[in-house]
RNA sequence: CCGGGCGGCCAGGCGAUCGCGUGGCAUGCCAUGAGGAAAGUCCGAGCAUCAUAGGGCAGGGUGCCGGCUAACGGCCGGUGAAGGCAACUUCAAGGAAAGUGCAACAGAGAUAGACCGCCCCGCGCAUCAUGUGCGGAGCAAGGAUGGAAAGGCGAGGUAAGAGCUCACCCGCGGCCUGGUAACAGGUUUGCGCUGUAAACCCCACCCGAUGCAAGAUCCGACCGGGAGCAAUACGGCGGCCCGUCGUGCUCCCAAAGAGAUCGCUUCAGCCGUGCGGCAACGCACGGUGGAGAUAGAUGAUCGUCCAACGACAGAACUCGGCUUACGACCGCGCCGGCAGC
RNA sequence: GCGGGCGUGGCGGAAUUGGCAGACGCACCAGCCUUAGGAGCUGGCGGGUAACCGUGCAGGUUCAAGUCCUGUCGCCCGCA
Numbered sequence: 001c002c003g004g005g006c007g008g009c010c011a012g013g014c015g016a017u018c019g020c021g022u023g024g025c026a027u028g029c030c031a032u033g034a035g036g037a038a039a040g041u042c043c044g045a046g047c048a049u050c051a052u053a054g055g056g057c058a059g060g061g062u063g064c065c066g067g068c069u070a071a072c073g074g075c076c077g078g079u080g081a082a083g084g085c086a087a088c089u090u091c092a093a094g095g096a097a098a099g100u101g102c103a104a105c106a107g108a109g110a111u112a113g114a115c116c117g118c119c120c121c122g123c124g125c126a127u128c129a130u131g132u133g134c135g136g137a138g139c140a141a142g143g144a145u146g147g148a149a150a151g152g153c154g155a156g157g158u159a160a161g162a163g164c165u166c167a168c169c170c171g172c173g174g175c176c177u178g179g180u181a182a183c184a185g186g187u188u189u190g191c192g193c194u195g196u197a198a199a200c201c202c203c204a205c206c207c208g209a210u211g212c213a214a215g216a217u218c219c220g221a222c223c224g225g226g227a228g229c230a231a232u233a234c235g236g237c238g239g240c241c242c243g244u245c246g247u248g249c250u251c252c253c254a255a256a257g258a259g260a261u262c263g264c265u266u267c268a269g270c271c272g273u274g275c276g277g278c279a280a281c282g283c284a285c286g287g288u289g290g291a292g293a294u295a296g297a298u299g300a301u302c303g304u305c306c307a308a309c310g311a312c313a314g315a316a317c318u319c320g321g322c323u324u325a326c327g328a329c330c331g332c333g334c335c336g337g338c339a340g341c
Numbered sequence: 342g343c344g345g346g347c348g349u350g351g352c353g354g355a356a357u358u359g360g361c362a363g364a365c366g367c368a369c370c371a372g373c374c375u376u377a378g379g380a381g382c383u384g385g386c387g388g389g390u391a392a393c394c395g396u397g398c399a400g401g402u403u404c405a406a407g408u409c410c411u412g413u414c415g416c417c418c419g420c421a
Stems, first nucleotide, its partner, number of pairs: 001337004005332004010327001012305007020033006035312001039323002042321005047211004054242004059207005064078005079093001080091004094202002099200002101196003115143002117139002120136006151169002154166003170192001172190001173188006215262004224253006233247005269288008342420007351367003360404001369385005387394002397413005
């Protein structure tokens, strides 16, 4: 210098003039006013209603170990695996010996079996030797097919062979050591019984439902009319069962609806310092109040500072995450390459 | 806000049991038939010289993906 990797921060500040929303005092001032993703609606919760919210089944979610958190399918750290020269990145990472499925085509054969082959015995044919046809009893070591033929390779052994035996290696199990653990290392017995669970399933843990267009109150009506079912019944509690509670339930017409107020912003909040922890994060002290609209507000002009207003892009109950879109700046005791001293 | 469905040739539209993608119809091209046209019959027909690549796009599981899983883009339906 070039190409990568990881991380942080910003997405404007100040002044003036005019114009908007909310709150406070008051007739004009003061304070304040879109995001890191406000987006997607993929997860979790706060909160509200279902009078009570109990047990089970079905159903759904997560899936290595340890920790954080209100919780999560999130985050942090670690182990293992895959990718990458590497820094690093990603993971849907329990179980195939509980059971049931599936493995097309090819191939003899996908828990199976002999296509080409190897060996022995018997009967022939032809030979100098080799060979060849039929029948019987063996083999799965060699070759072929396949993603995968049921441990691998070398030697011995055998009629030919086979973990049949031995040495080394892989895997499962036992024992020992280290570690909280996942796991790693060492040693030893048996020879080991393909793959697939983002196939059904088994195992462990977790899960009420509906959702701010949830709900509550007020004005108003202040009272009704009709039809159907009904106590051995109906209705509520996500589906089903048990259980429990109530005495009514469903539909149509009128009034209702519509409207107003609340919910609506003090939140598991944010900032600073110290301590603990590898970290996520926790504790203590101090400080702070940063939109609450409802036909829906924050804009325009000028000057200046600056690295950046140029990109992606506008709150509608609120938070903790994930995913997606995207512009600029800074750092690294990180990786690789090239060159110089 | 809540719940679902779909995306495959030039067009419509099959394949959902994971196992040779594109059946079937229309359109297009060539040939036959006819004086000629139409109709009809036969064959071809995604891209590429070929190897190969192709089911909205990107990635993953698996020996193998249109089909199973995740993310994303676009369209449609129902409830409130």

Two RNAs folded together computationally: RNase P RNA and transfer RNA, 421 nucleotides in total.
The coordinates come from a structure-prediction model, not an experiment, and the mean pLDDT is 76.